Predicted 3D model of a 561-nucleotide part of an RNA (large-subunit ribosomal RNA, domain V) from a wastewater metagenome. It matches the Rfam family "Bacterial large subunit ribosomal RNA". The RNAcentral record of the full RNA draws on SILVA.
[in-house]
Context: one part of a larger RNA
Formats: sequence, C1' cells, structure tokens
RNA sequence: CCUGCAGUUAGACGAAAAGACCCCGGAAGCUUUACUACAGCUUGGUAUUGGGUAUAUCUGUAUAUUUCGUAGCAUAGAGAGGAGACUUUGAAGCGUCGUUUUCGGACCACGUGGAGUCGUCAGUGAAAUACUCUUAUCUAUAUGUAUAUAUCCUAACCGGUGCGGCAAAAACGCACCGAGACAGUGCCUGGUGGGUAGUUUUACUGGGGCGGUAUCCUCCCAAAAAGUAACGGAGGAGUCCAAAGGUCAGCUAGGCGCGAAUGGAAACCGUGCCGAUAGUGCAAUGGCAUAAGCUGGCUUGACUGUGAGGGGGACAUCCCGAGCAGGUGCGAAAGCAGAGCAUAGUGAACCGACAAUUCGCAUUAGAUGCGGUUGAAGAUUAACGGAUAGAAGCUACUCCGGGGAUAACAGGCUAGUUCCGCCUAAGCGUCCAUAGCGACGGCGGAGUUCGGCACCUCGAUGUCGGCUCACCUUAUCCUGGGGGUGUAGAAGCUCCCAAAGGUUUGGCUGUUCGCCAAUUAAAAAGGUACGCGAGCUGGGUUCAGACCGUGAAGAGUUGGA
Repeated sequence: CCUGCAGUUAGACGAAAAGACCCCGGAAGCUUUACUACAGCUUGGUAUUGGGUAUAUCUGUAUAUUUCGUAGCAUAGAGAGGAGACUUUGAAGCGUCGUUUUCGGACCACGUGGAGUCGUCAGUGAAAUACUCUUAUCUAUAUGUAUAUAUCCUAACCGGUGCGGCAAAAACGCACCGAGACAGUGCCUGGUGGGUAGUUUUACUGGGGCGGUAUCCUCCCAAAAAGUAACGGAGGAGUCCAAAGGUCAGCUAGGCGCGAAUGGAAACCGUGCCGAUAGUGCAAUGGCAUAAGCUGGCUUGACUGUGAGGGGGACAUCCCGAGCAGGUGCGAAAGCAGAGCAUAGUGAACCGACAAUUCGCAUUAGAUGCGGUUGAAGAUUAACGGAUAGAAGCUACUCCGGGGAUAACAGGCUAGUUCCGCCUAAGCGUCCAUAGCGACGGCGGAGUUCGGCACCUCGAUGUCGGCUCACCUUAUCCUGGGGGUGUAGAAGCUCCCAAAGGUUUGGCUGUUCGCCAAUUAAAAAGGUACGCGAGCUGGGUUCAGACCGUGAAGAGUUGGA
C1' cells in the first nucleotide's frame, strides 16, 4: 500500500415518503341571517262529502202597507183606461187596541150603529181624485235559492272492544261502542324551512392575507412625431345650465399709489401707474382681447333628412366636418346658428315595457294578436368589453394535481439597520482640542442582528434549547512583552504586539438571553447549515384527542331580587 473483517457516523445537499407547512389549480367535509331548490311543518280553496234546525246576509215571488213644496176641502208617487164604484155578506158616525207619521193626519182589527159614502161636475194646480190595470219606492209577513256562523243527526270516512274461520298473526266479515262530515288523504295555493341537496364565494399583488386598486379626464415620468410600464409622482369626474344656449349691439379685467363725510384692510366716487397677473359653472393642461371674459335686446339651430372628405384606431366603440333639401331664430346686410373655450360627466348585446309606422303574417264587420322598421326610457351590469335572472364563509379531520414560476429554516447577493475603525475638531477636561473624552459632519471595514431580494433546494436541505465531541478567527477576558498618562508607589485608564494555554459551580425559566448566589488569574467576543438529531434528548415550537379553564350558541337546576 491492497483486500477481508471488527468498529465510528462528518460528508456523499445520504436512504425512506411525487413536502403534510406556504402558494397556485381542483375536490371534499362542515357552517350560516350566501344563492337556488327539495323533504318536513303549516294556511286557504276544492274533491272524497251527506241530512236537519236557528240566526244573519244577497236575490226572486206573493200579499199588505208607504209616497205630504205652493195652490187646492186635503198627505196628489208615475202612466193608461174610466162614468160609474162600494154598501143589509152592514154605509156614515162613535168607542177601543195596534202600526206609521212631515204631528196635519193616514191605515188595519174589533165593538156599536142601521143607510148611506165616493166619483163625474165645479174649483185649484204642472198634474184631479171613485174604481180597474201596469209600474217605481219604503216597510212588514210568508216562501224559494245561495253563502256564512252556530248547533243537532247518521249513513260515508276513522278509531276501539268482542266474536268468526286458521296452530298463530295480518287482512276480511259481523255485532256493539266512540267519533263524525271534522279528521285523514289527493290536487292547486301562500308561508316557513342548513333537515337535505347542488353550487357560488373575482383578479392584480416584490409569497399569500390585511390594506389599496379595477371605468373615464389632466399633467409629469415619456428619451423634442405617435405610442410606452411599475402597489411611480400629483390631482379630478360619475355633473351642471331654459341660460351658463343662438344671434345682434356694446363693454374690459386685476393690482398698486394718492385724494375724498359717516367709511374701517376691504363698499361707492375721482385720478395716475403697471398691463392680462383677472375671468372661464368645476380638476389640470392647452387656449382666449377680433375676445372663448362682462352686460343688454330679441329669441329656441339644445332643429328634421343627409353628408363630400378627414382624424384616430386590433376589433367593437370614438372624433371633426364643408355642402345639399326642408322649415326656423337673430341681424339693415354680409352672414352666423345642427347647444355650451376644448379635453372627463359613462355602459355592449339580450330582455320586457312605451310611442310612431304608407311594412309582413294571422284574424275580423270592426276591434285585435305576433313580428319587422324608426324613436326614446329602464344597469354604482362601478370587478365599469358587462360569465347567471340568481350566490357567503370555515377546515388543525382534510385530500388530489403542481410549484423552489412563490413564503417560513439554512445558504447566496446586498449592507438600509447592527458592530468595529478612521478623518476633521466646536466643546469638556482648573489652565490645556487630542492623559481620557468628543458635538455637528465626513470616509471606510466586517458580515455576528433586524431587514431587502427571491438565486439552488417544495419526486423533503429535519426546525429552538440542552448533552457529547469539538476545529477555527481575533476586534484579547486572564496569564506574557511594550508606548502614553491628568503614571509618586500600589491600583488603574488608554493604545500597540501577542491566539501557546485557560476561560467555574449552583438557584429560577424549555429557554438562548437574563436576574440572583458563591467562587475565580479570568469567568472574552464570534465563525463553523444561528457547528454537531443516518450521535443522544424532545422541555419549547408546529398535526390529529380533550379532563380542566375561557368565549359563543342552546337546554336545564339551585339560591336571591
């Protein structure tokens, strides 16, 4: 040196398990005042479902009653006929009961009475009365239909008991009792309904969550055409206006100085200077004096039908627009006017509704229905090119597919932070910047902290502390050698050299750390995947369980008020 064997585990980002953490995509389980359904429960109607009575109501029939302006004998419902009608089958009158009343009266019943009463005529009035017919209205009685409520019944339906045949049960039959047109059940219908089910629960994101954002306008970034990103830097919009539109005519702001009763910083008046600093409905930018700014007169072009030609654009949207036809406003006219100084002030399709229509189909005597065309309204469809008419959460009980495209450990890069050093020297140090310190500032180094980045690793690089075993660095705690000193000596302070060796034991805590106690020459700081789990431990962190505690919801018990 090679090999075998016996040992040891630092490494082979050792083996094992397509990482359980995290993110992305999918699923599942669970929850609920997420959405939508369905069981269940419940409401009403109807069928199964029949018969009486009472009351109330609607409606019809019959009988009787009621009907009052003024004038008129007086309580004239309306119309028609009408010259007679009623009466010993009891007229007038009188008495009594009742109904009604416009308080005048009218009507009915009974008794008495014993022969008349009313109409035509006259008169009044819009209408003339007896009697008959039709009809309106009020009230009462009787009766029919229907509805509601209450109650009764029994025969549907339902329950119980006994009996029958069979070994027995069920079912069925019979009898009795109860209940009873209720209940139960079917259909339709309103409510309730995590009991159950199917689903939804956006994206961007210097990991994800939380926060913020998502459409439109203005400026910068933007590199002098256009365009141009970031969770870059600043601000605005989701309208307003019948004048703040059109036209014709006219006008000029704002600031400063001086003067002038009340009057002041600022009101109105006079005057001079500067010249757009003013104003524009509102943000910013670009414009604007021929004014686009300010005021007055008259008005509605804040028109209908079009549109040469352009701008801008992936598409879809979007923007400007002369001219022509019709009719209109202002102006003497030329002319100007299809809203607003411009750029924000917004929403596709579908859907239903509305208006118009010389359109189509169907239908009709006509009406009408469906569709087309034109017009206009309905979206914080604001996640603003709008998935649906319609939608929230939890998962540590979790699962699958993926990711080092993306976090937590460690490494790497960086060095804001941290630690260490240096420069300058205002000041402290009695005096004296520099024995020892050192403000305001400046320049470096290290890679131990907290960070930033997300580069290897998610088909796995085991994570705190302790134990064991250590190796290294020096910015040296002790032991060694020196310089300075505000070094008398001793003891110190500070700086330089120096890594050979060393650098304690207990109490508390899972602790690293820290505090405490007792020692020591000293009880140094760090690196090594915050050294070391194929070496140990497992107290902590970080799965699944839940006795105890706390909180939420629900149910109860005891005591008190």